[in-house]
RNA sequence: AGAGUUUGAUCCUAGCUCAGGAUGAACGCUGGCGGCGUGGAUAAGGCAUGCAAGUCGAGUGGGUUUAGACCCACGGCGAACGAGGUAGUAAUACGUAGGAACGUCCCCUCAAGUCGGGCAUAACCGGUCGAAAGAUCGGAUAAUUCCCGAUGGUCUCGCAAGAGUAAAGAUUUAUCGCUUGAGGAACGGCCUGCGGGGUAUCAGCUAGUUGGUAGGGUAAUGGCCUACCAAGGCGACGACGCCUAGGGGAGGUGAGAGCCUGACCCCCACCGAUGGUACUGCGACACGGACCAUACACCUACGGGUGGCUGCAGUCGAGAAUCUUCCGCAAUGGGCGAAAGCCUGACGGAGCGACGCCGCGUGAUGGAUGAAGGCCUUCGGGUUGUAAACAUCUUUUAUGAGGGAGAAAUCCGGUUUUUCCGGCGUGAUGGUACCUCAUGAAUAAGGGGUUGCUAAACUCGUGCCAGCAGCAGCGGUAAUACGAGUGCCCCAAGCGUUAUCCGGAAUUAUUGGGCGUAAAGGGUGUGUAGGCGGUCCGGUUAGUCUCUCGUUAAAACCCUCGGCUCAACCGAGGAGGUGCGGGAGAAACGGCCGGACUUGAGAGCGUGAGAGGUCUGCGGAACUCAUGGUGUAGGGGUGAAAUCCGUUAAUAUCAUGGGGAACACCAAAGGCGAAGGCAGCAGACUGGCGCGUUUCUGACGCUGAAACACGAAAGCAUGGGUAGCGAAUGGGAUUAGAUACCCCAGUAGUCCAUGCCCUAAACGUUGUCCGCUCGCUUUUCGGAGUAUCGACCCUCUGAGAGGCAAAGCUAACGCGUUAAGCGGACCGCCUGGGAAUUACGGCCGCAAGGCUAAAACUCAAAGGAAUAGACGGGGGCUCGCACAAGCGGUGGAUCAUGCGGUUUAAUUCGAUGGUAAACGAAGAACCUUACCAAGGCUAGAAACCCAAACGACGGGUAUGAGAAAUCAUACCUUUCUCACAAGGACGGUUGGGCAGGUGUUGCAUGGCUGUCGUCAGUUCGUGGUUUGAAUUGUACCCUUCAGUGGGGUAACGAACGCAACCCUUGCUGCCUGUUUUACAUGUCAGGCGGGACUGCUCUGCUUGCCAGAGAGGAAGUGAGGAUGACGCCAAGUCAGCAUGACCCUUGAUGUCUUGGGCUACACGCAUGAUACAAUGGCCGUUACAGAGAGUUGCAAUGGGGCGACCCGGAGCUAAUCUCAAAAGACGGCCUCAGUUCGGAUUGGAGGCUGCAACUCGACUCCAUGAAGCCGGAAUCGCUAGUAAUCGCAGGUCAGCUAUACUGCGGUGAAUACGUUCCCGAGCCUUGUACUCAAAAUGAAAUGCGCCUGGCAGUUUGUCAAGCUAGAUCGUUAGAA
Repeated sequence: AGAGUUUGAUCCUAGCUCAGGAUGAACGCUGGCGGCGUGGAUAAGGCAUGCAAGUCGAGUGGGUUUAGACCCACGGCGAACGAGGUAGUAAUACGUAGGAACGUCCCCUCAAGUCGGGCAUAACCGGUCGAAAGAUCGGAUAAUUCCCGAUGGUCUCGCAAGAGUAAAGAUUUAUCGCUUGAGGAACGGCCUGCGGGGUAUCAGCUAGUUGGUAGGGUAAUGGCCUACCAAGGCGACGACGCCUAGGGGAGGUGAGAGCCUGACCCCCACCGAUGGUACUGCGACACGGACCAUACACCUACGGGUGGCUGCAGUCGAGAAUCUUCCGCAAUGGGCGAAAGCCUGACGGAGCGACGCCGCGUGAUGGAUGAAGGCCUUCGGGUUGUAAACAUCUUUUAUGAGGGAGAAAUCCGGUUUUUCCGGCGUGAUGGUACCUCAUGAAUAAGGGGUUGCUAAACUCGUGCCAGCAGCAGCGGUAAUACGAGUGCCCCAAGCGUUAUCCGGAAUUAUUGGGCGUAAAGGGUGUGUAGGCGGUCCGGUUAGUCUCUCGUUAAAACCCUCGGCUCAACCGAGGAGGUGCGGGAGAAACGGCCGGACUUGAGAGCGUGAGAGGUCUGCGGAACUCAUGGUGUAGGGGUGAAAUCCGUUAAUAUCAUGGGGAACACCAAAGGCGAAGGCAGCAGACUGGCGCGUUUCUGACGCUGAAACACGAAAGCAUGGGUAGCGAAUGGGAUUAGAUACCCCAGUAGUCCAUGCCCUAAACGUUGUCCGCUCGCUUUUCGGAGUAUCGACCCUCUGAGAGGCAAAGCUAACGCGUUAAGCGGACCGCCUGGGAAUUACGGCCGCAAGGCUAAAACUCAAAGGAAUAGACGGGGGCUCGCACAAGCGGUGGAUCAUGCGGUUUAAUUCGAUGGUAAACGAAGAACCUUACCAAGGCUAGAAACCCAAACGACGGGUAUGAGAAAUCAUACCUUUCUCACAAGGACGGUUGGGCAGGUGUUGCAUGGCUGUCGUCAGUUCGUGGUUUGAAUUGUACCCUUCAGUGGGGUAACGAACGCAACCCUUGCUGCCUGUUUUACAUGUCAGGCGGGACUGCUCUGCUUGCCAGAGAGGAAGUGAGGAUGACGCCAAGUCAGCAUGACCCUUGAUGUCUUGGGCUACACGCAUGAUACAAUGGCCGUUACAGAGAGUUGCAAUGGGGCGACCCGGAGCUAAUCUCAAAAGACGGCCUCAGUUCGGAUUGGAGGCUGCAACUCGACUCCAUGAAGCCGGAAUCGCUAGUAAUCGCAGGUCAGCUAUACUGCGGUGAAUACGUUCCCGAGCCUUGUACUCAAAAUGAAAUGCGCCUGGCAGUUUGUCAAGCUAGAUCGUUAGAA
């Protein structure tokens, strides 16, 4: 000293939270010792028991006793202190500084006196009553008890004269007492100023109230009390009321200013079960005295009595929670006493509690094989860790033993009696502190944390569960945040948690904040109190400043020194104590008084502009109504319509008349007004303002709580008025609905007069006034100068209203002489969001409502400005078969294929908008195969290593069981190297390590892929800008297919993309070469080259670049392909492969086999094929390709079969042979029909592949001949060798469900005006409360608040009946 948390990110504002310190604490876990402190904060709730105030025989009387002595009573002093508590009290209290009208037992000093006499009474004795407590009658007696008299310096009264007023003795001396007066010390009573809580949702309070006079009362002043008189007194500087509370020294915290607190210790006050009252006394209205009332408790013989722990212990209760019914008067202090002494729960000590502070210890040194064990691991190791073991040493503490204090002086005697010396005896603590010796590492470590803040991390378990959490937030299968283990971090006899206070928080801001948009300027003015106030001179001074004195108790804090071994603790000295009071001084500033001034302010004179205000009158256009004319079928309205008006004549048009409201053009960014607001013209009355002059006054000023006035629209009241418009309402539309937007009507209202209401986004979201601080420009109203005949122009100077900008300010946006800049004065307002412009209360209002204005509860945010994106039924520019223009399709039919759904033992799995669905699959009858049923195997069907034995294992054939796998049997056959053996290789068997998994997670991953998109974009370095996120570069202009190029530019360069480089093709030269052919040439294939670069001309704005046209050329980015930026969709794939983690492994999720399934079928979708015919179908004849494939193959010629196909096999390992063309051309038939179209479906018969065509193959022939006659809404592809149409080939493959896919060539079009619209994309810009990037809203439950009814109840106010007080009488504690 700061940190976390709002956002995708940023800056700001703002709240919440944390790190520190503290406590009379409590709780959890743990606990060795000592010292010093501290401990009923809640129920001022109730208390058993014991003790806490007595003493004096040197005041007196008696009783008992052998004596010592003890007891009772009278009397004296004390009991008003000490001890406890904080209920009440916001001032009769406290603190501080003062004051005058008082008292005082005991103590000190001084002075005087102490004489004479008398009457009683308790204890006691006797009697009576009562359960007791106690009461009562009679009798005797003393005193330092009481009474009377004398004296009276003094004292009191009185002008004086004069009058009145005291005493106590004890004792052998000494002495102690008593009375009176004066003084002191100390204590107390009274008065005054100032100071310190909350609340204005408490604004008025007060009759003894304020004062006076007289009297009473008191120790004393005083309405303290009484009578009379007056009508005062207090209050916004907060009276009165309500709530809370003992005050201070001080304590905690803080840099300080402050804020919070009032335990222990000290001072003061108050209280003593609750309320009241006095007595005694120096002192009380009295904690352990009295009386009364009340509540509670106890005793009782029921008649009546007794009690007061907020003293020390202790007990119950309530509570999270707070101790021993201890020892002693040895010390200190107090009471009594002459003293000895007695009393003292004050006090001194001990006990209990880690409650706090302080100190000590739980060992020290050495010790690496870095032991074992634990944990982790990438399996190499790392860590626990010198830690342990082990060795040496020490003994604080503990235990045992021995020694052992100080705290002690009073008293007595002596004495140079300030004092010193000597002597007897006194210790609760305590045989304690302390000292010495012995034993032996021996007796002694935990708590919290470990995601960030915040020091310290790994593994396992769990799987939004269990749980954590101070805040942010963790946990949904890889959790450093939960639980555990291990390690580590922090503190340590403690450690954490909870509660509370201060701090951080400049988050109430005096020090030290703000109010344009974040919370916050009152709607505006006038103006009271208050605050602040121009220049000069003089005086004065309670503000201010300086000096000094007093005080501010002690303790505490701070400094220094000292005592306990240190420290805590304690002692001594010093300093400080910002305050108050007294005195002295100063006069700058402020106040006050006096004088003067003119610049602030105001006035006068001259002059000017203006929708400033109020009232009255007048005007034209438009509208509407009425009447009349012309005229005929529509009008009106809308996106389109309809309701509506119209043949009883509308709309349109003309004329005349009536009515109400508003004032076009001028008109403007303009003017005026305090704001709201103000607009035709004229008049009357009237407010304010500017300029000029410098004539007058002479600070007369500024601001402004309260108050008063004004205050748009809507609304209210009464009475008018009502053309148009028009809430409500009715109707018509729109719509899913449409209580809306649109249309047709239309009431209140809008208008006038009068009276209310008093609110607005009443906004410049910017209070008023004054001063200062570069400019440019526009405009309104004045003035001056120059110029002119005059005006205009030009220059200067004032007052307004605007724009842009310097400095400066600001979080930024922005403001910027009209400040949001720099200063001054005053007012208003703010302090997280919601609840809440609310409730309750008060004030105002006719009402509607307004003003003032909370809390409970809840959230960690709510906000401001700006940034990058994304989005918009925002804008601009541009592009794309995107639309349009065309051609052909899909959607309807049948079939094929895929998917969904359903079904099933199984119909394996994945893919699901575009970007799944003829997709993985370039071939499911078995196999494939992952699915189902059944039957088998178990270190395994396949792999590697080790060990053992063997030289076989295995293969072939046959037989048996079986569906097969498999098992069993028989026969035949059966290793290599080296070779002597061993060993090795190989093979299977057995055993052991291990295998295996198309099981899960594509949201743990790699790799690969789809999509935007072959769209033109995406970034970086350095530099610049910005507080920053970010931005510039990459904006702009021209251009391009293109972020392509050029120009320009706070940017300069660069990278990934674009283009080019690559392949195919189009033109051409050369070379080589097979085939073809008789050769050459050419075609063709391969290689190497050429060619295009917009090179040339013209036009366009120009130097570029570029575009258009033209020439030439095969070709003007030539055409096609490959190539896919940064990224997006947690897109797809764990089933192609690889791979982390998890899961299964002998009744298997592994593996083998047979059979079945993936081919099911009410249905829906997608992709295709074939068609519906005449641009066609059928038959016959006849041409022309390219690219491929072929030896387990392609297969010709020939032959057979109607055909599929069969027989056969020439040729070909391919420019050689083969597969091998169709549309087309020519000729013929069909003539518009469900047909000579169409071919599904079905029956029969076949051939082919294959172990095997039943489920479930394709093909052929004969027969059969379905739907379908061009397809609803909707929708797809294509811009040229393209669409359309025709066939051919290949991969996969035994065969095939291929109409699919990948390629190849043949024939070969139409159209594009154009970019308004649909879809998608790019750049710029704009709005945004979106950023997981569309937006908004509702319902219910619960809680809280409020209202209303009822019940209970505290406090307070008012009050009926009743009761009581009062009056009168009687009585009773006390008083009178």
A computed fold for a 1376-nucleotide RNA from an uncultured Candidatus Saccharibacteria bacterium, annotated as small-subunit ribosomal RNA. Its Rfam family is "Bacterial small subunit ribosomal RNA". The prediction has a mean pLDDT of 81. RNAcentral holds the sequence, with entries from SILVA.